[in-house]
Context: one part of a larger RNA
RNA sequence: GGAUGAACGCUGGCGGCGUGGAUAAGGCAUGCAAGUCAUACGGUCCCGCAUUUUGCGGGAUAGUGGCGAAUUGGUUAGUAACACGUAGAUAAUCUGCCUCGAGGACAGGCAUAGCUCACCGAAAGGUGAGAUAAUUCCUGAUGGUAAUGAGGGGGCGAAAGCCAUUCUCAUUUAAAGCCGCAAGGUACCUCGAGAUGAGUCUGCGUCCUAUCAGCUAGUUGGUAGGGUAACGGCCUACCAAGGCGAUGACGGGUAGGGGGGAUGAGAGUCUGUUCCCCAACAAGGGCACUGAGACAUGGGCCCUACUCCUACGGGAGGCAGCAGUCGAGAAUAUUCGGCAAUGGGGGAAACCCUGACCGAGCGACGCCGCGUGAGCGAAGAAGGCCUUCGGGCUGUAAAGCUCUUUUCUUUGGGAAGAAUCCCGAGAGCAAUCGAGGGAUGACGGUACCAGAGGAAUAAGGGGAUGCAAAUUCUGUGCCAGCAGCCGCGGUAAGACAGAAUCCCCAAGCGUUAUCC
Numbered sequence: 001g002g003a004u005g006a007a008c009g010c011u012g013g014c015g016g017c018g019u020g021g022a023u024a025a026g027g028c029a030u031g032c033a034a035g036u037c038a039u040a041c042g043g044u045c046c047c048g049c050a051u052u053u054u055g056c057g058g059g060a061u062a063g064u065g066g067c068g069a070a071u072u073g074g075u076u077a078g079u080a081a082c083a084c085g086u087a088g089a090u091a092a093u094c095u096g097c098c099u100c101g102a103g104g105a106c107a108g109g110c111a112u113a114g115c116u117c118a119c120c121g122a123a124a125g126g127u128g129a130g131a132u133a134a135u136u137c138c139u140g141a142u143g144g145u146a147a148u149g150a151g152g153g154g155g156c157g158a159a160a161g162c163c164a165u166u167c168u169c170a171u172u173u174a175a176a177g178c179c180g181c182a183a184g185g186u187a188c189c190u191c192g193a194g195a196u197g198a199g200u201c202u203g204c205g206u207c208c209u210a211u212c213a214g215c216u217a218g219u220u221g222g223u224a225g226g227g228u229a230a231c232g233g234c235c236u237a238c239c240a241a242g243g244c245g246a247u248g249a250c251g252g253g254u255a256g257g258g259g260g261g262a263u264g265a266g267a268g269u270c271u272g273u274u275c276c277c278c279a280a281c282a283a284g285g286g287c288a289c290u291g292a293g294a295c296a297u298g299g300g301c302c303c304u305a306c307u308c309c310u311a312c313g314g315g316a317g318g319c320a321g322c323a324g325u326c327g328a329g330a331a332u333a334u335u336c337g338g339c340a341a342u343g344g345g346g347g348a349a350a351c352c353c354u355g356a357c358c359g360a361g362c363g364a365c366g367c368c369g370c371g372u373g374a375g376c377g378a379a380g381a382a383g384g385c386c387u388u389c390g391g392g393c394u395g396u397a398a399a400g401c402u403c404u405u406u407u408c409u410u411u412g413g414g415a416a417g418a419a420u421c422c423c424g425a426g427a428g429c430a431a432u433c434g435a436g437g438g439a440u441g442a443c444g445g446u447a448c449c450a451g452a453g454g455a456a457u458a459a460g461g462g463g464a465u466g467c468a469a470a471u472u473c474u475g476u477g478c479c480a481g482c483a484g485c486c487g488c489g490g491u492a493a494g495a496c497a498g499a500a501u502c503c504c505c506a507a508g509c510g511u512u513a514u515c516c
Stems, first nucleotide, its partner, number of pairs: 001516004006512005013370006019363002026326003030323003035067003040064002043061007074281003084205007093198002098194007106140004115130006146172008154163003177186003207253003214244003219241008256278004260271004283304005306317004334360001336359003342356001343354004373403004383394004408453006417443001420439004426433002460505005466485002471500005481488002
């Protein structure tokens, strides 16, 4: 000199873009952060129409069922490790939704929630009986380019074996409807291929410490079996005695990794906040279930600690989601608006949900931009300070005159961000296209534009011995004090304190901390 997620002191006009719990992965009141589908299903309630009745249409919804809830969002505790980065392997693997291709969807059946009745409990919740539906569940059929097993053939090879592929037989495993007058649409089942996502393995890279030198029994390898989507001591039994290590094993400390960031001419050194990728975690610890996917942050079970409710018998909970609160701290924001846009989930769609996101609020925390006026104006007012008493400095500075209006106040106009969706003449067998019309903006009456007014609303901080730009007077008298270093102060202090003047930067200026 540069830099910072900064803090502190003094000061503070505006805007844009960013950024803001780094400490206690400490505890949390309250609200919200994951639902949706009635075109899967049987009910219940409401409305309209038609009614002799059965009914038809619309809406709402607890439950069954489906999909989602494994995404998004948060944090960095743990982890020195195939966690991450990079380059590969998978002939050792899986993959819901999506795309393409091929084929199929037949016949039956048993339940159960909701509901009704009865009962238990303070509550959370639960028990029994009865009846019922489905795209729930079960049985059978059919089926190959599926799986498993057995057998035959091919290529390479001396063999063990390896590779590619085909045929035969046996066994096993499928399915669901809904909307529509219909055409058709959309779901469903099986197989193959793709895409996407994921699992596993490997080479290399990846902090300090030898005042850590030996470590290791599922340990290292084999055989057999189990388990997994899949290889494997992953697990078990048996057998062998191996395996790692000064190229640093083992132990201890520290730490999420990378893209990147700071600095530097570079080499390098330091760093990992915001944003992106990956990993790990969800009060601490463990476990599995469901599922294409979890060993599952707003799912479940158990143990522990803590908090809350209780009728004392028993129950409920998990902000490292968004706000907010207490605590600790030098220190870090609103219990805001909206789904208008982008994206996500569900749905045929309308639409619903979305603290993701888009916006607004707070903080000079940072960067950038603008302003606090411009021109003229005396050999130079007053005041202040200095003085060799002549004068000098403040200083064109002020006053005054002329002008401007960024900003400000006020008045008026006023966006882009909108894509989509609904109705629909008409065309078309239909799918669909569609003139025309209508609806939708949180930000926001904001940005921006125009009119009017008036210099009006707006300057401080640090420093002045040297390093280092900028000096005098007064006070003090080794006192009071200053100080980054050398050092100043003991009666003429350019170093303390005040004033005047000057220097530097400027809505900031200094100090402290850390890095280069």

The part of an RNA shown here (small-subunit ribosomal RNA, 5' domain) has 516 nucleotides and comes from a bacterium. The coordinates come from a structure-prediction model, not an experiment, and the mean pLDDT is 85. It matches the Rfam family "Bacterial small subunit ribosomal RNA". Its family is annotated with ribosome and structural constituent of ribosome in the Gene Ontology. The sequence was found in a public genome assembly.